[in-house]
Molecule: SAM riboswitch aptamer (S box leader)
Organism: Bacillota bacterium
RNA sequence: AAAUUAUCAAGAGUGAACGAGAGAUCUGGCUCUACGACUUCACAGCAACCUGCAAACUGCAAGGUGCUCCCACCAGCAAAGCUAUGGCUUUGGUUGAUAAAAG
Numbered sequence: 001a002a003a004u005u006a007u008c009a010a011g012a013g014u015g016a017a018c019g020a021g022a023g024a025u026c027u028g029g030c031u032c033u034a035c036g037a038c039u040u041c042a043c044a045g046c047a048a049c050c051u052g053c054a055a056a057c058u059g060c061a062a063g064g065u066g067c068u069c070c071c072a073c074c075a076g077c078a079a080a081g082c083u084a085u086g087g088c089u090u091u092g093g094u095u096g097a098u099a100a101a102a103g
Base pairs, nucleotide, nucleotide: 004100005099006098007097008096013043014042015041016040017039021032022031023030026076027075028074029073044068045067046066048065049064050063051061052060053059054058072095077092078091079090080089081088082087
């Protein structure tokens, strides 16, 4: 790397550096962005999984990983339902991200 399992509508930002696109990829929409986005670093915070402690299935801590605009920003594929026939809603899938455990 690939594979397995679980989760992905909750939560949590300031400063500095850089300087143009960014929100994984393609298309469409939407959003962020020279009042400096994205990225990096520092500090702070959150608490998803692991861990520890209480306890009794919840809470605390913040050690490891992770995360801190918009539901993974939304849709795309399939099924069902509704419809003013333009589409809309729900569920599932695909893709992706993160964690755990194993090799």